[in-house]
RNA sequence: GCCCAGGUAGCUCAGUUGGUUAGAGCACACGCAUGGUAAGCGUGAGGUCGGCGGUUCAAUUCCGCCCCUGGGCU
Numbered sequence: 001g002c003c004c005a006g007g008u009a010g011c012u013c014a015g016u017u018g019g020u021u022a023g024a025g026c027a028c029a030c031g032c033a034u035g036g037u038a039a040g041c042g043u044g045a046g047g048u049c050g051g052c053g054g055u056u057c058a059a060u061u062c063c064g065c066c067c068c069u070g071g072g073c074u
Stems, first nucleotide, its partner, number of pairs: 001073007010026004019057001028044005050066005
C1' cells in the first nucleotide's frame, strides 16, 4: 500500500429489505427478603448507535471520505 470483518449503555453483544419503543445479559443505584452476607425477587438510572458530509419527508440501517480495533496479502 491493497483486501476482509468490526466500532451500538461501564463490559460482552443483539438489532436490516429506512419509520412504530434503541434492547438483552452482567455490572451499578434503591427497595424486598435475612440475625447478617451472598444468592434470589422487584424497580430504576445509564446511549451525540466511532467522526464528518451526502441521499431521503424520515438514517443505528443506504452512499462517500476519515479515525480506531482485529485478521489476511505483498
Transfer RNA from a Patescibacteria group bacterium, 74 nucleotides, folded computationally. It matches the Rfam family "tRNA". The family's RNA type in Rfam is transfer RNA. Gene Ontology term of the family: triplet codon-amino acid adaptor activity.